Small-subunit ribosomal RNA, central domain from an uncultured prokaryote, 350 nucleotides, folded computationally. The full RNA is in RNAcentral, with records from ENA.
[in-house]
Context: one part of a larger RNA
RNA sequence: CUGGGCGUAAAGCGCGCGUAGGCGGCCUGAUAAGUUGGAUGUGAAAGCCCUGGGCUCAACCUAGGAACUGCAUUCAAAACUGUCAGGCUAGAGUAUGGUAGAGGAUAGUGGAAUUUCCGGUGUAGCGGUGAAAUGCGUAGAGAUCGGAAGGAACAUCAGUGGCGAAGGCGGCUAUCUGGACCAAUACUGACGCUGAGGUGCGAAAGCGUGGGGAGCGAACAGGAUUAGAUACCCUGGUAGUCCACGCAGUAAACGUUGUUCACUCGGUGUAGCGGAUAUUAAAAUCUGCUGUGCCUAAGCUAACGCAUUAAGUGAACCGCCUGGGGAGUACGGUCGCAAGACUAAAACUC
Numbered sequence: 001c002u003g004g005g006c007g008u009a010a011a012g013c014g015c016g017c018g019u020a021g022g023c024g025g026c027c028u029g030a031u032a033a034g035u036u037g038g039a040u041g042u043g044a045a046a047g048c049c050c051u052g053g054g055c056u057c058a059a060c061c062u063a064g065g066a067a068c069u070g071c072a073u074u075c076a077a078a079a080c081u082g083u084c085a086g087g088c089u090a091g092a093g094u095a096u097g098g099u100a101g102a103g104g105a106u107a108g109u110g111g112a113a114u115u116u117c118c119g120g121u122g123u124a125g126c127g128g129u130g131a132a133a134u135g136c137g138u139a140g141a142g143a144u145c146g147g148a149a150g151g152a153a154c155a156u157c158a159g160u161g162g163c164g165a166a167g168g169c170g171g172c173u174a175u176c177u178g179g180a181c182c183a184a185u186a187c188u189g190a191c192g193c194u195g196a197g198g199u200g201c202g203a204a205a206g207c208g209u210g211g212g213g214a215g216c217g218a219a220c221a222g223g224a225u226u227a228g229a230u231a232c233c234c235u236g237g238u239a240g241u242c243c244a245c246g247c248a249g250u251a252a253a254c255g256u257u258g259u260u261c262a263c264u265c266g267g268u269g270u271a272g273c274g275g276a277u278a279u280u281a282a283a284a285u286c287u288g289c290u291g292u293g294c295c296u297a298a299g300c301u302a303a304c305g306c307a308u309u310a311a312g313u314g315a316a317c318c319g320c321c322u323g324g325g326g327a328g329u330a331c332g333g334u335c336g337c338a339a340g341a342c343u344a345a346a347a348c349u350c
Base pairs, nucleotide, nucleotide: 004321005320006319007304008303012318014201015200016199017198021194022193023192025088026087027086028085029084030083031082033081034080035077036076037075038074039073040072041071042070049065050064051063052062053061054060091191092188093187094186095185096183097182098181099180103177104176105175106174107173108172109171110154115149116148117147118146119145120144121143125136126135162169163168206247207246208245209244210243211242215241216240220236221235222234223233258317259316260315261314262313263312266295267294268293269292270291271290272289273288274287275286276285277284299306300305323350324349325348332343333342334341335340
């Protein structure tokens, strides 16, 4: 130097975009940096190795050879890598026509329900539980009818259905807007893949300022339960949950499975867009591409299982792991208003 791994044993960054770097399709020509061969010079001696010789042997000494796998110069080769020039269309992209969708942002709007308030009817209970009590109610509750206010969430449709890079997204309408897929052509001509740093997005909780506050509800109070009950159950209830702007940057951020590309038996659903057959049409049968499920073959795996959506067979690039505890801690640094986040040890111990 090479050699091991990362679904569940330690290990895939939460997810994108992208700089440097690494890697990169087909054909032709040139070049000769890498690469390959020859020659020359050099690669001190000693040592190592081989063959001899000298001490009675050996160690030791000594002669010759080999080796010194390297470097430089020069001559040559031109397949591959690189570079330069020209071309190509299979990668990538653009245009045209369609399609589906809780993709995103903003504005508006709808009904059901809960709560509160006002009014009517009406009378003694209501509520809650395993059973109760706290609580509410003759100052008229609960029930019921009518009206009003306000906030939040959108039943059914609803589906291992859809969309999104991930987080995530669900009433309806409008405006603005991102992406994907399909079909048939035309165009550009390798414009590609990955991506250290960097940068953006990033559930919930939390923080700042200002609003809002129906329901729910950390904390808190009371009632129960209990040996106790700082809980589970009940009655209340503040932050919060909601909106705007800013911060924070973490999750079992999970498919516990990085991204991209190629290849490798089948069966059966489902979503989107096509094609063919026959048909009046719907339905049907066959079929192409894209997504999403289930079952299984080879193969892989410690097993479980995975299995064309791979954990199979290969390629490119990045990240990460190296016994348990100490510890994702201390210290230092960077970031943050704070909470804290990121980076990240050691002693000691088993």